[in-house]
Molecule: c-di-GMP-I riboswitch aptamer
Organism: Pelosinus sp.
């Protein structure tokens, strides 16, 4: 120096919830707040899940229903990539 395992020592991140804000929605962002996390750092490959604006179809009579992602989710799985104190 590299690889692997393990880890909450030093650091790190921040669930639910609340407030504000963006969005059709799912959900995102900021502040507060900590359930937890060895990648709960980053990306978004292939799936899964969520929403259904636009669009299509059907009924209905100005509404409803069904389908649909190029939208969203990674703290859902998988994949890629970069990494930490100490010890072996």
């Nucleotide at each position: 120096g590299g690889u692997u395992a393990g880890g909450g020592u030093u650091a790190g991140c921040a669930a639910a919830c609340u407030u504000a804000u963006c969005g059709a929605a799912a959900g995102g962002u900021a502040a507060g707040g900590a359930c937890g996390c060895a990648a709960a750092g980053c990306c978004g490959u292939g799936g899964g899940u969520c929403u259904a604006a636009c669009g299509a179809u059907a009924a209905g009579c100005u509404u409803u229903a069904u389908c649909u992602a190029a939208g969203a989710u990674u703290g859902u799985c998988u994949g890629g990539u970069u990494g930490c104190a100490u010890c072996g």